[in-house]
RNA sequence: GCGGAAGGCUGGGUGACCGCGAGGGGCCUUUGGGCGCCUCGAGGAAAGUCCGGACUCCACAAGACAACGGUGCCGGGUAACGCCCGGGCAGGGCAACCUGACGGAAAGUGCCACAGAGAAGAGACCGCUUUCUCACGGGGAAGUAAGGGUGAAACGGUGGGGUAAGAGCCCACCGGGGGGCUGGCAACAGACCUCGCAUGGCAAACCCCACUGGGAGCAAUGCCGAAUAGGAACCUCGCUAUAAGCCGUCUUGGCUUUGAGGUUCGGGUUGGCAGCUAGAGAGGCGUUGGUAACAGCGCCUUAAGAUGAAUGGUCAUCCAGAGCGGGGCAACCUGCUUGGACAAGAUCCGGCUUAUAGGCCUUCCGUGCGU
Repeated sequence: GCGGAAGGCUGGGUGACCGCGAGGGGCCUUUGGGCGCCUCGAGGAAAGUCCGGACUCCACAAGACAACGGUGCCGGGUAACGCCCGGGCAGGGCAACCUGACGGAAAGUGCCACAGAGAAGAGACCGCUUUCUCACGGGGAAGUAAGGGUGAAACGGUGGGGUAAGAGCCCACCGGGGGGCUGGCAACAGACCUCGCAUGGCAAACCCCACUGGGAGCAAUGCCGAAUAGGAACCUCGCUAUAAGCCGUCUUGGCUUUGAGGUUCGGGUUGGCAGCUAGAGAGGCGUUGGUAACAGCGCCUUAAGAUGAAUGGUCAUCCAGAGCGGGGCAACCUGCUUGGACAAGAUCCGGCUUAUAGGCCUUCCGUGCGU
């Protein structure tokens, strides 16, 4: 210099003018309000609403079991988690490093398309060997599974011995099963002994094992509570009624039905208040423990709480960045234009995921050149 890996930070600054929301003073006032001042006013993701909680209401005597979900290598962190840290194993990369639904397949059930002879305690299409036979092209019988072929996968692999040809048939190494030993908290690893070793894959199929889970959500929930219109009870006045309607009709009988005013009670709607933002707070520095996540202690700083929902707009200038020119050998100087992404609270907090122009920093790996 080139190419790459990991982690972190930032996310325009200042001023003027005009506005917006909340809180607090002030002045004027015809008490309706008006004017003006001060302070504060979104994010790293405020987002998706995917996980975990706080909080609230509902349900619930306790325990066990079952059903239905969730999680799933081991250890640690945390209020908790499906998150984070460290480790193991497997896969990828020359490496830095990255990725992983990573418990159990000899508990049981099920599935393994197509191709292929054969897909799970299987199998012989081509082939190889021996033998019989013939019309000399071949055909039959027996053995075999090394080689070929099919497939995502073919019942351990490589080499040697052995054999008619072959074969864990025998041997060495590798792989695998079993056993105890050593190291490690553990996952797991290592060497040793032993067994020639049919028992493949799928659990993101049922299932088994371990741990774990009540439901709904701030539009939760509690309180206050109009006008108007309904509801209930009672009172007063008025009206009628041998009335009208209904019980199919008739008789008898039964039931229902009116207006105005007043008092009291109760539920709801609009609305208002609380919940509401100081809590497992956040950030910074230091220190102690820990590999780390994280935890303890000390000091300092800081804080939207709105409810159809404010945090904006214009101009100037500076700072990055981009484009077009001019000057200069070059570094660079200078003019004009352009120009800062993703996106914004709605009870709160911890995570995850997704979006994000541009800029900056640190560490590491590979490689080229120079000294």
The RNA shown here (Bacterial RNase P class A) has 371 nucleotides and comes from Lentibacter algarum. It matches the Rfam family "Bacterial RNase P class A". Rfam describes the family as follows. Ribonuclease P (RNase P) is a ubiquitous endoribonuclease, found in archaea, bacteria and eukarya as well as chloroplasts and mitochondria. The model forms 95% of the base pairs in the Rfam consensus. The prediction has a mean pLDDT of 78.